[in-house]
RNA sequence: AAUUGGAGAGUUUGAUCCUGGCUCAGAGUGAACGCUGGCGGCGUGGUUUAGGCAUGCAAGUCGAACGAUACCGCAAGGUAUAGUGGCAAAAGGGUGCGUAACGCGUGAGCAAUCUACCUUUAAGUGGGGAAUAACCUUGGGAAACCGAGGCUAAGACCGCAUAUGACCACAAGCCCGAAUGGGCUAGUGGUAAAAGACGGGGACCGCAAGGCCUGUCGCUUGAAGAUGAGCUCGCGUCCUAUCAGCUUGUUGGCGGGGUAACGGCCCACCAAGGCUUUUGACGGGUAGCUGGUCUGAGAGGAUGGUCAGCCACAUUGGGACUGAGACACUGCCCAGACUCCUACGGGAGGCUGCAGUCGAGAAUCUUUUGCAAUGCCCGAAAGGGUGACAAUGCGACGCCGCGUGUGCGAUGAAGGUCUUCGGAUUGUAAAGCACUGUCAGCCGGGAGGAAGGUGAUUUUCUUUAAUAAAGAGAGUUGCUUGACAGUACCGGCAGAGGAAGUCACGGCUAACUCCGUGCCAGCAGCCGCGGUAAUACGGAGGUGGCAGGCGUUACUCGGAUUGAUUGGGUGUAAAGGGCGUGUAGGUGGUGAAUUAAGUCGAGUGUGAAAUCCCUUAGCUCAACUAAGGAACCGCAUUCGAUACUGAUUUGCUUGAGUGAUAGAGAGGUAAGUGGAAUUCCCGGUGUAACAGUGAAAUGUGUAGAUAUCGGGAGGAACACCAGUGGCGAAGGCGACUUACUGGUUAUCUACUGACACUGAAACGCGAGAGCUAGGGGAGCAAACAGGAUUAGAUACCCUGGUAGUCCUAGCCGUAAACGAUGUGCACUAGGUGUCGGGCCCUUUGGGUUCGGUGCCGCAGUUAACACAUUAAGUGCACCACCUGGGGAGUACGGUCGCAAGACUGAAACUCAAAGGAAUUGACGGGGACCCGCACAAGCGGUGGAGCAUGUGGUUUAAUACGACGCUACGCGUGGAACCUUACCAAGGCUUGACAUGUAUUUGAAAUCUCUAUGAAAGUAGAGACCUGUCCUAAAGACACAAUUACACAGGUGUUGCAUGGCUGUCGUCAGCUCGUGUCGUGAGAUGUUGGGUUAAGUCCCGCAACGAGCGCAACCCUCGUCAUUAGUUGCUACCCGCAAGGGAGCACUCUAAUGAGACUGCCAGUGUUUAACUGGAGGAAGGUGGGGAUGACGUCAAGUCAGUACGGCCCUUAUGCCUUGGGCUACACACGUGCUACAAUCCCCGCUACAAAGAGAAGCAAGACCGCAAGGUGGAGCAAAUCUCAAAAAAGCGGGGCCAGUUCAGAUUGAGGGCUGCAAUUCGCCCUCAUGAAGCCGGAAUCGCUAGUAAUCGCGCAUCAGACACGGCGCGAUGAAUACGUUCCCGGGUCUUGUACACACCGCCCGUCAAGCCACCUGAGUUGACUGCACCCGAAACCGUUUCUCUCAACCCGCAAGGGGGGGAGGCGUCUAAGGUGUGGUUGGCGAGGAGGGCUAAGUCGUAACAAGGUAGCCGUAUCGGAAGGUGCGGCUGGAUCACCUCCUUU
Repeated sequence: AAUUGGAGAGUUUGAUCCUGGCUCAGAGUGAACGCUGGCGGCGUGGUUUAGGCAUGCAAGUCGAACGAUACCGCAAGGUAUAGUGGCAAAAGGGUGCGUAACGCGUGAGCAAUCUACCUUUAAGUGGGGAAUAACCUUGGGAAACCGAGGCUAAGACCGCAUAUGACCACAAGCCCGAAUGGGCUAGUGGUAAAAGACGGGGACCGCAAGGCCUGUCGCUUGAAGAUGAGCUCGCGUCCUAUCAGCUUGUUGGCGGGGUAACGGCCCACCAAGGCUUUUGACGGGUAGCUGGUCUGAGAGGAUGGUCAGCCACAUUGGGACUGAGACACUGCCCAGACUCCUACGGGAGGCUGCAGUCGAGAAUCUUUUGCAAUGCCCGAAAGGGUGACAAUGCGACGCCGCGUGUGCGAUGAAGGUCUUCGGAUUGUAAAGCACUGUCAGCCGGGAGGAAGGUGAUUUUCUUUAAUAAAGAGAGUUGCUUGACAGUACCGGCAGAGGAAGUCACGGCUAACUCCGUGCCAGCAGCCGCGGUAAUACGGAGGUGGCAGGCGUUACUCGGAUUGAUUGGGUGUAAAGGGCGUGUAGGUGGUGAAUUAAGUCGAGUGUGAAAUCCCUUAGCUCAACUAAGGAACCGCAUUCGAUACUGAUUUGCUUGAGUGAUAGAGAGGUAAGUGGAAUUCCCGGUGUAACAGUGAAAUGUGUAGAUAUCGGGAGGAACACCAGUGGCGAAGGCGACUUACUGGUUAUCUACUGACACUGAAACGCGAGAGCUAGGGGAGCAAACAGGAUUAGAUACCCUGGUAGUCCUAGCCGUAAACGAUGUGCACUAGGUGUCGGGCCCUUUGGGUUCGGUGCCGCAGUUAACACAUUAAGUGCACCACCUGGGGAGUACGGUCGCAAGACUGAAACUCAAAGGAAUUGACGGGGACCCGCACAAGCGGUGGAGCAUGUGGUUUAAUACGACGCUACGCGUGGAACCUUACCAAGGCUUGACAUGUAUUUGAAAUCUCUAUGAAAGUAGAGACCUGUCCUAAAGACACAAUUACACAGGUGUUGCAUGGCUGUCGUCAGCUCGUGUCGUGAGAUGUUGGGUUAAGUCCCGCAACGAGCGCAACCCUCGUCAUUAGUUGCUACCCGCAAGGGAGCACUCUAAUGAGACUGCCAGUGUUUAACUGGAGGAAGGUGGGGAUGACGUCAAGUCAGUACGGCCCUUAUGCCUUGGGCUACACACGUGCUACAAUCCCCGCUACAAAGAGAAGCAAGACCGCAAGGUGGAGCAAAUCUCAAAAAAGCGGGGCCAGUUCAGAUUGAGGGCUGCAAUUCGCCCUCAUGAAGCCGGAAUCGCUAGUAAUCGCGCAUCAGACACGGCGCGAUGAAUACGUUCCCGGGUCUUGUACACACCGCCCGUCAAGCCACCUGAGUUGACUGCACCCGAAACCGUUUCUCUCAACCCGCAAGGGGGGGAGGCGUCUAAGGUGUGGUUGGCGAGGAGGGCUAAGUCGUAACAAGGUAGCCGUAUCGGAAGGUGCGGCUGGAUCACCUCCUUU
């Protein structure tokens, strides 16, 4: 000093909290696989086929037990050894098949036992006999081996003697024990022993050997110890109840047998017991057990390889023999399978010993060295043996250690990678310079592991007659023993020289970029990546982690409080049994006494060693190893304590119960009675309908219905009262009366004296549906029929209608059997209703108390919702149940049931979720409020006709592209004959039509002319012109052009789903947010909701909110009034003039700049003293005065790559560029937008008025002339308040037309002209003449508009050569009608509600069918394994028996023969392995076919559910139907909406 220890993350959602599963980070392994691999130490290595094995070795030794043989030696003697004999071979070594067991662990017991060798001790070791191997002879056999005859020894074998003690029998005394019983002492009788070997030696004997003495060893009989073994018992020791009953040697007894020993261990007889009942027998499955090991904070969980203890096994099964010990791994016998030999007659074998081999497997080593050490066997010893062991080899299999260099070194080298092209990074990294020398390499030296053994010698002691010998000890000395291995270690030499990989880099999780790929290839532990910009795939660079390893896979524990003892839950997430009675069990009020089982304390024994931990120590450190300690939390036992629990005894009354007096009640059962209503029947009246629905039809009715009156029949249910009222355990119970009966409440106290609570099993009750039998049957009504609806309608609706609903008797046993809340007891603020009692009072009532029944609410609880004395709060007792979703309440099995079915109740497989509560949105065929030309009220249109124009479609060489509900379609295009032009055909060009740069060559370039060809472009060619700047000139340079080559140009090619920008739309709708604060665990809420008001989140009030921002409004433009300023080209009150015009003037109009004005400012009313509204006054204008511009956060992956820009991709003699011609203009058809009409409010002709806003130089063009006209000629004027376009038109006045296909309408066509333009054919506009189509007001449907608006009328402009413009954008002229109102349609806003939606209803989602894959269930059968029962056969062996047969040396009798006695073989019998037959059980494989299930981007049919899901849904049951499902009966709210009732809150 030895008890320092507990971390979380990802993933369900739009987001949140919770529940809950899945997954990850950690540690570990006898591992395997992939890539890589320098050295050493210590460990470790067939986990699978207890599958088969070639070869070698793994158990021998003793000659001091014996004979014999061979050899050596002169001899003494020695060496070797086959055999006899002794000891050992039962140890050591291997494996884990079996075993759920006294097998193992732990603690006890044996008075029920044995124990070779060893130790101690007592006594002894006398004297004989007969054989037999080896050996010799011989026979058989292929062999293995066997037989016959003969000889011989012993410590082999056999009698005899002796018997301290031992054992047996008889019988006695003492002591002890819980019992059977045990111990001691003495007696009588009986039984049974032994062996010699070696060394030495005085006396004595002997010829000798030797006897004899002595020592050592051996041997015999006992006693004790030690060691080892055997048996018995308590406790502990896996899963399964879909195994609930098992058992006949079974349970016990008596008597035998057997064993070392108790015992049904075995046998005969007797009795009928025994085990188990939930503390799990019996059966099935799996498994060697433990110390320990791994993990864990611990409690636990998992595991049992190496090491150690025990057990079991040895080719499979059975058996005994020998022995102290075995039923024996390398012994024996038999049977089976397999392998080998064989001469076919017979034999041999057993690696789960060490190596090694084959096989199977993902996978596991040397056919090594040595007995040197440690141990074991034998031996007196030397010594021998030992695949035990010690070593070595192989393997990164694990742990530990070391190295692969160190320091300096910036031109931050080169190369690589990235790049914003500047640079950054790799990176002090390298190179270079200076050092070091571990490991490996080479050379040299070199321990320790060795203790012993033996010889000689000195000496002490013991024994002895002995100074001999022997033994024990000490000293000196000689010789000798090492596999590893010349190893560890040390020294030297050389030289940075030989030594780094692997995995990852989206998050979890440390670490990022480029390229390639393009939902492919692939990755992935979970979430998930990949569909052209992938930090997620593959490669590269870089980075991070670990490192002689790194990663992956598999498995265990952890995290997981996710089986919860520590340490969970059950209202809605999974989970309270439908309810009660009650057995076992569990738990149990209060006082006292006893006890001491639990409990607590102390001691003792044990808890093997190793391991773990602590302190030290040894290898250079560490791993590793050693010593000492602590610990082993356990079991047993002794003593003590007595509060609590238990047990026993005795009390108590408060729990519980009984009695007494009252009370309320749809509590139950049975019998009887009653009225209302429906239906039916009879009769009367009466006539054409009734009934039914959204609307209808089926149906009923002239054969008289419905309606109405009277009478009758029959069945079922009981209006009002009636009430979150009552009763009952629940299901449930409702007219009245009677009878019987259960429970319950209150009050007063009398009695019993804990009699209580709960409650597996069991028993009973248990809505509705359903079943059986018999009744009954009015109404209702599954099924069914018909009618509707519908795309269909097996439904919803309607007309009918059968089971059933009702009664009796019996089954069934389930429901959303719900308060989704088990029962009982106790405690913890209140308020307010109501039902039944009691008490008190000041009595339409109030107070208080007990028992019920509701609501609100505090603390507390809860994930939240919510619960809250009727708990879901705080506790106690007991029961039931849950452990992810699906598969599935299914399958199989069992029990019950007549059946339907009920109860019990899995797995394979599959998913990463499923789920609860609440939040924000969105949505609803939910609700409330509000707004809008949204409807309504009006006016005018579209849809019908013709034409114009756009689109679709079709066609085409091409009919270019885009835009597609509103928000595409007179849109991009504000103007396609060429051009445009992007399309098609044909012809051409290739650094290009266009830009920049480099290089080459040529030349000035440029410009111009011409020829040929051609449709043109172009191609080919000829010529004219002679010329740039700098520089003195040349050369050169610059600039330019061409040519050639290269970079590149170019692309209306692609992606609007990569983008910028712009735009549309919701919508000029009133909304969208933020800061701080507050509330909520949180998402979020509040503010922004509410009461008013507004066009408005406009404003006011209130309010846990207070403020602010983007929007609204206002500020801007324009129109309307006035003022000021300014008057030309404008104007004219004035003047001149016939007029044109001029003068004068700026008052007016007008122009265009600056101002004023309008703010609910004033009055009245209403309203909350508000905001505001209504009305009024004044005013040009009145409540945002009209119009415009202005478009919040955002939505639609809305539109546009063809306006432009731009990333990526693609084309590059073409997808680029040029040219000619064509096309975009087609035409059966369909749609959109328009124009013109259909006429008389009109048309035609003539005459006469009144605008505004614009445009004009490649322009507008007057007057004049020509032409019927389009237009032409010509050109004044005008860059514009001056000139021109320019005529305004409708209107007005006058005339004509008189209701018709017309004097309407003008399409179409013919002819002739004009204009523009290179060009008018495809394909322009206009004019004149002629022609004169459809059309007589437009189906369903649909559009615009609320006032200077609609409608009608004309004028101008842009684009533009011209124009297909009837379009678009502007301008003015004339100028209405209507709005009761918000029920409905559409769109929008706010609040609220439901939701299974969040890609947000164009959402989600269910089932059949069809296809593929997967596992499972069933299945006629078939084929294995294991096993029960019955029977047959029955090896070897033990045991028993043997009258038959053979044999004998030992002992006895006998002279002998022979007999006794013994032995062997054989026979018989008991038992029995293997085998066989039959019949069951359990379990597996295959199996035509059958059933359901799961999974799988885009299959079919419908639309059941989620919103009131369009018929509210769901539960149970019955029935029907392609399917979801429909319907009936009963139940539930986990139903929306509206109304009513009750209760509550506030005043």
Record summary
Predicted 3D model of a 1547-nucleotide RNA (small-subunit ribosomal RNA) from Omnitrophica WOR_2 bacterium RIFCSPLOWO2_12_FULL_51_24. The RNAcentral record of the sequence draws on ENA and SILVA. Rfam family: Bacterial small subunit ribosomal RNA. Its family is annotated with structural constituent of ribosome and ribosome in the Gene Ontology.